[in-house]
């Protein structure tokens, strides 16, 4: 270098939940706060699920444009450390 991930160091990240703030809304963002994670660094390309809206006789249920979500799963990128 690649693979791989330890009772190693060094760190790092922040679920619920609560405040404030924006949005119709899923849900963002700050702050507190830790339930985790070896990529819980980024990326919305596929899928899943969500949210407005519209179509279908439609309530279940399908199907469409758009927007959500990377700590749901896959696919890119990129990266600390060095036992087995």
């Nucleotide at each position: 270098c690649u693979c791989c991930g330890a009772u190693a160091a060094a760190g790092g990240c922040a679920a619920a939940c609560c405040a404030g703030c924006c949005g119709u809304g899923a849900g963002g963002c700050u702050g507190g706060g830790a339930c985790g994670c070896a990529a819980a660094g980024c990326c919305a390309u596929g899928g899943a699920c969500c949210c407005c809206g519209g179509c279908g006789c439609g309530a279940a249920c399908g199907c469409c444009u758009g927007g959500g979500c990377c700590g749901c799963c896959a696919g890119g990128c990129u990266a600390c450390c060095g036992a087995a």
Annotation: The RNA shown here (c-di-GMP-I riboswitch aptamer) has 84 nucleotides and comes from a Candidatus Rokuibacteriota bacterium. Rfam family: c-di-GMP-I riboswitch aptamer. About the family: GEMM was predicted in a large-scale screen for bacterial structured RNA regulatory elements. Its family is annotated with cyclic-di-GMP binding in the Gene Ontology. It was read from a public genome assembly, where an Rfam model found it.